Transfer RNA from a Chitinophagales bacterium, 74 nucleotides, folded computationally.
It matches the Rfam family "tRNA". The family's RNA type in Rfam is transfer RNA.
Its mean pLDDT, the model's own confidence on a scale to 100, is 81.
RNA sequence: GGCGAGGUAGCUCAGACGGUUAGAGCGUGGGAUUCAUAACCCCAAGGUCGGCGGUUCGAUUCCGCUCUUCGCUA
Numbered sequence: 001g002g003c004g005a006g007g008u009a010g011c012u013c014a015g016a017c018g019g020u021u022a023g024a025g026c027g028u029g030g031g032a033u034u035c036a037u038a039a040c041c042c043c044a045a046g047g048u049c050g051g052c053g054g055u056u057c058g059a060u061u062c063c064g065c066u067c068u069u070c071g072c073u074a
Base pairs, nucleotide, nucleotide: 001073002072003071004070005069006068007067010026011025012024013023019057028044029043030042031041050066051065052064053063054062
């Protein structure tokens, strides 16, 4: 250089068929329980869906460029 895959919550990831609230587990905070702690249970906070642009009534989802991570290959 060429090809492929990925980037979504603090971490690990789902969602992709374009559609009205963007989710799970872990973690964090609060509560309940307990003599107390852990575990279990309930609730909550936390997201410019890597960036810019385009298509569209509408984009996390489609298209282009770009940044970045990983793999294959010369």